The prediction has a mean pLDDT of 88. Predicted 3D model of an 88-nucleotide RNA (c-di-GMP-I riboswitch aptamer) from Anaerolineaceae bacterium UBA5211.
RNA sequence: GACACGAAAAGGUAAACCCAGUGAAAACUGGGGACGCAAAGCUAUGGGUCUAAAACUCACGAGGAGUUAUGACUGCCAGGCCGCCGAA
Numbered sequence: 001g002a003c004a005c006g007a008a009a010a011g012g013u014a015a016a017c018c019c020a021g022u023g024a025a026a027a028c029u030g031g032g033g034a035c036g037c038a039a040a041g042c043u044a045u046g047g048g049u050c051u052a053a054a055a056c057u058c059a060c061g062a063g064g065a066g067u068u069a070u071g072a073c074u075g076c077c078a079g080g081c082c083g084c085c086g087a088a
Stems, first nucleotide, its partner, number of pairs: 005086002012037002017032006035075001041081003045078003048073003055067004
């Protein structure tokens, strides 16, 4: 110095929930708030999950139903990239 590993220290981040806003929705942004996280940093690349505006189909005795991401989730799993500290 590097990899592995994760005691300690310095820090970082921020679930649920609440308020405001964006969005058709999933969800996201800001503030509060902390369940947690050694990558809970970045990346939609693979898998998976969520939503269904538009489109298509069915129905319309009713005003609904179904299919489907080009949408979303990295705090679902994995891959890739970057990274603080240094005990056993």
Its Rfam family is "c-di-GMP-I riboswitch aptamer". From the family's description: GEMM was predicted in a large-scale screen for bacterial structured RNA regulatory elements.